This is a predicted structure of a 351-nucleotide part of an RNA (small-subunit ribosomal RNA, central domain) from an uncultured bacterium.

[in-house]
Context: one part of a larger RNA
RNA sequence: UUGGGCGUAAAGAGCUUGUAGGUGGUUUGUCGCGUCUGUUGCGAAAUUUCGGGGCUCAACCCCGAACUUGCAGUGGAUACGGGCAGACUAGAGUGUGGUAGGGGAGACUGGAAUUCCUGGUGUAGCGGUGAAAUGCGCAGAUAUCAGGAGGAACACCGAUGGCGAAGGCAGGUCUCUGGGCCAUUACUGACACUGAGAAGCGAAAGCAUGGGGAGCGAACAGGAUUAGAUACCCUGGUAGUCCAUGCCGUAAACGGUGGGAACUAGGUGUGGGUCUCAUUCCACGAGAUCCGUGCCGCAGCUAACGCAUUAAGUUCCCCGCCUGGGGAGUACGGCCGCAAGGCUAAAACUC
Numbered sequence: 001u002u003g004g005g006c007g008u009a010a011a012g013a014g015c016u017u018g019u020a021g022g023u024g025g026u027u028u029g030u031c032g033c034g035u036c037u038g039u040u041g042c043g044a045a046a047u048u049u050c051g052g053g054g055c056u057c058a059a060c061c062c063c064g065a066a067c068u069u070g071c072a073g074u075g076g077a078u079a080c081g082g083g084c085a086g087a088c089u090a091g092a093g094u095g096u097g098g099u100a101g102g103g104g105a106g107a108c109u110g111g112a113a114u115u116c117c118u119g120g121u122g123u124a125g126c127g128g129u130g131a132a133a134u135g136c137g138c139a140g141a142u143a144u145c146a147g148g149a150g151g152a153a154c155a156c157c158g159a160u161g162g163c164g165a166a167g168g169c170a171g172g173u174c175u176c177u178g179g180g181c182c183a184u185u186a187c188u189g190a191c192a193c194u195g196a197g198a199a200g201c202g203a204a205a206g207c208a209u210g211g212g213g214a215g216c217g218a219a220c221a222g223g224a225u226u227a228g229a230u231a232c233c234c235u236g237g238u239a240g241u242c243c244a245u246g247c248c249g250u251a252a253a254c255g256g257u258g259g260g261a262a263c264u265a266g267g268u269g270u271g272g273g274u275c276u277c278a279u280u281c282c283a284c285g286a287g288a289u290c291c292g293u294g295c296c297g298c299a300g301c302u303a304a305c306g307c308a309u310u311a312a313g314u315u316c317c318c319c320g321c322c323u324g325g326g327g328a329g330u331a332c333g334g335c336c337g338c339a340a341g342g343c344u345a346a347a348a349c350u351c
Base pairs, nucleotide, nucleotide: 004322005321006320007305008304012319014201015200016199017198021194022193023192025088026087027086028085029084030083031082033081034080035077036076037075038074039073040072041071042070048066049065050064051063052062053061054060091191092188093187094186095184096183097182098181099180103177104176105175106174107173108172109171110154115149116148117147118146119145120144121143125136126135162169163168206247207246208245209244210243211242215241216240220236221235222234223233258318259317260316261315262314263313266296267295268294269293270292271291272290273289274288275287276286277285300307301306324351325350326349333344334343335342336341
């Protein structure tokens, strides 16, 4: 390479947009590029295969045919793929009417709690632990009442629930703004899917500059524990955590499961629509249907576990990735970064 794979054995890029490329709905006409078929020429000889012949046989040699899987010319076929021209509406998109939502950004604002400050009451302890000690406290702590300051996070609702491409998103109000779903079938008429490169987004930690700093808390200090204790426990505590702007670009970025389309038993919850029945009305209820999100389960699949209309089943299209363990996601080189480091990515050697 062929082939086989990627939930857990090696293997799905963290996610999206999108260029080239690959692939692509129904239908009519046309061309005849692919495709199919006839014929002509070329496809050296030797070799090879088959048939026949010559050395007494064989090896060997000679003759004939085949083969030479292909190229070119030419005649034809037109289903399928393709080009060109036209039409359609089931894919896709737009419009109209509704609708749910912690989707995003900015501004304003609320209460509880912790801490601190001031004042009142009040007196000897408080705190902490397995037990203690460090620590705080007669310069009046802890407790309690009143007032004030400041920062961060939003109890209950809250859910196997919602939204978002992913990361992620939760007190309340307002403004701006993205996407979805349902109904309608008015419009466009294949405008689609995927996507090498590329671009954008991307938790936490970390970095830069300037703010902020209540609580928590790497580092650090002390007290314990212990044989030791550079830990687990306790008392403190700096970066950081927060805000603005700019970097970083990684995670068990996980459903460890790439995206799209179609098909293939059911049952039972739950979220958002619509329709029908029932109902005096509301609410509740029964059924149908579309979209999402869970559980159970048949066929089928799977090494098993398990998956099972939200597939890991049955198929098609496109991309990414894997190829024994270690060495190693390392070295070297290149690109990116302020740095930390990231991306790309071997070999010797060894089992």